[in-house]
RNA sequence: CAAAUGUGCAUCUAGGGUUCCGGCCGCAGCCGCGGUGACUGGUCCGAGAGAUGCAGUCCAGCCCCAGGCUGGAUACACGGCGGGACAAAAGCCCGGGAGGU
Numbered sequence: 001c002a003a004a005u006g007u008g009c010a011u012c013u014a015g016g017g018u019u020c021c022g023g024c025c026g027c028a029g030c031c032g033c034g035g036u037g038a039c040u041g042g043u044c045c046g047a048g049a050g051a052u053g054c055a056g057u058c059c060a061g062c063c064c065c066a067g068g069c070u071g072g073a074u075a076c077a078c079g080g081c082g083g084g085a086c087a088a089a090a091g092c093c094c095g096g097g098a099g100g101u
């Protein structure tokens, strides 16, 4: 200097809006209809740089050796503007991006 790798899924949280439920307001004889997310909420979305778990990968040793078991490792990580999806928004995706050190 260059290349490769820095993994996947699940549950949860920070966070997010408003399709549904509920709340509030209005209309209505009833079923219900409309508005409202600067409505706490339930459903829902949800982190590369958050948590936990399972798996995967790598190293060592052993074994009944196409594989299995045991132990270990899986580090670090500042970050726009803008765009995209779903009903809509977001720490989601573009993105370990552009840029910075």
Base pairs, nucleotide, nucleotide: 007055008054009053010052011051012050015045016044020042021041022039023036024035025034026033027032056074057073058072059071060070061069062068063067076096078099082094083093084092

The RNA shown here (Guanidine-I riboswitch aptamer) has 101 nucleotides and comes from Gammaproteobacteria bacterium HGW-Gammaproteobacteria-1. NCBI's taxonomy places the organism under Bacteria, Pseudomonadati, Pseudomonadota, Gammaproteobacteria. The model forms 100% of the base pairs in the Rfam consensus. Its Rfam family is "Guanidine-I riboswitch aptamer". Gene Ontology term of the family: regulation of gene expression.